[in-house]
Context: one part of a larger RNA
RNA sequence: UGACGGGGGCUCACACAAGCGGUGGAGCAUGUGGCUUAAUUCGAAGCAACGCGAAGAACCUUACCCGGGUUUGACAUGCUUGGAUGCCUCCAGGGGAUAACUUUGGUUGGCUGCCCGCAAGGGUGAAACUUGCACAGGUGUUGCAUGGCUGUCGUCAGCUCGUGCUGUGAAGUGUCGGGUUAAGUCCCUUAACGAGCGAAACCCCUGUCGCUAGUUGCUAACGGGUAAUGCCGAGGACUCUAGCGAGACUGCCGGUGUCAAACCGGAGGAAGGUGGGGAUGACGUCAAGUCCUCAUGGCCCUUAUGGGUAGGGCUUCACACGUCAUACAAUGGACGGUACAGAGGGUUGCCAACCCGCGAGGGGGAGCCAAUCCCAGAAAGCCGGUCGUAGUCCGGAUCGCAGUCUGCAACUCGACUGCGUGAAGUCGGAAUCGCUAGUAAUCGCGGAUCAGCAUGCCGCGGUGAAUACGUUCCCGGGUCUUGUACA
Numbered sequence: 001u002g003a004c005g006g007g008g009g010c011u012c013a014c015a016c017a018a019g020c021g022g023u024g025g026a027g028c029a030u031g032u033g034g035c036u037u038a039a040u041u042c043g044a045a046g047c048a049a050c051g052c053g054a055a056g057a058a059c060c061u062u063a064c065c066c067g068g069g070u071u072u073g074a075c076a077u078g079c080u081u082g083g084a085u086g087c088c089u090c091c092a093g094g095g096g097a098u099a100a101c102u103u104u105g106g107u108u109g110g111c112u113g114c115c116c117g118c119a120a121g122g123g124u125g126a127a128a129c130u131u132g133c134a135c136a137g138g139u140g141u142u143g144c145a146u147g148g149c150u151g152u153c154g155u156c157a158g159c160u161c162g163u164g165c166u167g168u169g170a171a172g173u174g175u176c177g178g179g180u181u182a183a184g185u186c187c188c189u190u191a192a193c194g195a196g197c198g199a200a201a202c203c204c205c206u207g208u209c210g211c212u213a214g215u216u217g218c219u220a221a222c223g224g225g226u227a228a229u230g231c232c233g234a235g236g237a238c239u240c241u242a243g244c245g246a247g248a249c250u251g252c253c254g255g256u257g258u259c260a261a262a263c264c265g266g267a268g269g270a271a272g273g274u275g276g277g278g279a280u281g282a283c284g285u286c287a288a289g290u291c292c293u294c295a296u297g298g299c300c301c302u303u304a305u306g307g308g309u310a311g312g313g314c315u316u317c318a319c320a321c322g323u324c325a326u327a328c329a330a331u332g333g334a335c336g337g338u339a340c341a342g343a344g345g346g347u348u349g350c351c352a353a354c355c356c357g358c359g360a361g362g363g364g365g366a367g368c369c370a371a372u373c374c375c376a377g378a379a380a381g382c383c384g385g386u387c388g389u390a391g392u393c394c395g396g397a398u399c400g401c402a403g404u405c406u407g408c409a410a411c412u413c414g415a416c417u418g419c420g421u422g423a424a425g426u427c428g429g430a431a432u433c434g435c436u437a438g439u440a441a442u443c444g445c446g447g448a449u450c451a452g453c454a455u456g457c458c459g460c461g462g463u464g465a466a467u468a469c470g471u472u473c474c475c476g477g478g479u480c481u482u483g484u485a486c487a
Base pairs, nucleotide, nucleotide: 001487002486003484004483005482007481008480009479010478011477012476015471016470019435020434021433022432023431026326029323030322031321032320033319034317042053043052064312065311067309070306073135077134078133079132082129086111087110088109090106091105092104093103094102095101113124114123115122116121137301138300140299141298142297146295147294148290149289150288151286153284158197159196160195161194162193163192164173165172166171177188178187179186203278204277205276206275208246209245210244211243212242213241214240218235219234222233223232224231249272252266253265254264255263256262328428332387333386335384336383337382338381344375345374346373349368350367354363355362356361394425399420400419401418402417403416404415405414441463442462443461444460445459446458447457
């Protein structure tokens, strides 16, 4: 100087408390451990691994296993041998497993440079191909050799420097103290005076208003038209769209306070003291994670640890754990009627009307490269009657049958539909998680990936709470101080 203490002071945070909803019990989905296996590819490991890499394992992916097959190679560059031999394509076969690969035949078609030459032909040797050699190749190993990127403490308020001063020196001071703040934020004091990286601000979205603009959006007034609808003429008022501005600064008033910083209350205001949300992550810590994104040193393989192919596996299943979705019901289930979003996506695409089918879906073909058309019915909600506390008209696992769709192909191993079947489950022990407001809870909608496949992920809006006395205690952090046989 740090680190540590079941030392102390101050302080912060959904850290506790106060509340609301969960997990832990059930069956299911998914990840992991374990077991199994020819293989169940690899990585991730307390918080910070475990719906994680994977924004999509039937083949492919794929890295794993087994089988058959290949060796200058699927790919790059250079040298070299051959040189119209040939290569590609098509057709018909054989071997093989319908594959990879290999082989036979063909009056299918295509490619064939430059120089001399009318041509025949000659020379050279570019491309393809081929012989051989350098080399390629490796998701092989080392993340404890590395770059880059990322997680975490933590959006915590810290981390440092120059000069000066103090100390023999390591070092200290500044950065401490008194106030204050979300903040090393600001003020005052002061052997310190200044400065940098962080905090804040600058950036984006959102909340109010104005200006500009008015189609594909909108419709107040006027006119036309319809069973009805901005449907048409028209209009720019309104909504909206999207660009530019205004607006919030403790600016004003009162009080408290060191005539300070600031805090408390108020006015005005759409918004008030950081308005709400996002992006943004200091010096560093964990030899944290990643050599399987990529890059890269060393090491290793080179007829194989490279490359291609068929099938299988990653989907196993006495069990254990994590994370979800669904429930156990009446604030509900089922039936009928009826209302209101936002944000997205669409040409190998989204697919309307209409017809067929109980349905998944099929037929059909209008429109749309989209503020125009389509996906697209939002759902919870509201209005009716029904069920009456029951393992039920709750719950839907499991299984049987029959189908639909995608795709070369749904056996291992897809999703969905109809009929039947109807399991566990009556609110969950010890323990444990999230959340402070348009939040929790609850309800549906969209997107990426994607042929197909979502209870996951990323977004969007609808409805919309309760509680916070407080900081004694638990966890973690900051700061000052103290002890130490630790570094």
Record summary: Small-subunit ribosomal RNA, 3' major domain from Geomonas sp., 487 nucleotides, folded computationally. The organism belongs to Geomonas, within Bacteria. RNAcentral holds the full RNA, with entries from ENA. The prediction has a mean pLDDT of 81.